[in-house]
Molecule: Bacterial small signal recognition particle RNA
Organism: Planctomycetota bacterium
RNA sequence: GGUCCGGUCCCAUGCGGUGGGUCGGGUUCGAACCGGGUCAGGCCGGGAACGGAGCAGCCCUAAGGGCCUCGAUUCAAGCGCGAGGUGCCCGGGCCCUC
Numbered sequence: 001g002g003u004c005c006g007g008u009c010c011c012a013u014g015c016g017g018u019g020g021g022u023c024g025g026g027u028u029c030g031a032a033c034c035g036g037g038u039c040a041g042g043c044c045g046g047g048a049a050c051g052g053a054g055c056a057g058c059c060c061u062a063a064g065g066g067c068c069u070c071g072a073u074u075c076a077a078g079c080g081c082g083a084g085g086u087g088c089c090c091g092g093g094c095c096c097u098c
Base pairs, nucleotide, nucleotide: 001095002094003093004092005091006090007089009087010085011084013082014081015080016079018076019075020074021073022072023071024070025068026067027066028065029064035060036059037058038057043052044051045050
């Protein structure tokens, strides 16, 4: 110096795990009025019977929030186990040369 093997690092990659985001599922909370239903009281119309609009309350639900769990997807990193690539470096074998 050449070549081969192994290794750290770097790059990208398969599977899995961990953490974060988002979506889906279940459940729950959630509207003074500008959602719905039912509308006490009161109000209005009527001679009356009744009717009308409709606040509170109650019920349902929206936007949105909480909890649970699984799934999907995405991001991250001195996570694990693999298989690769160019190359510096480290270790070693062989050959050549000085």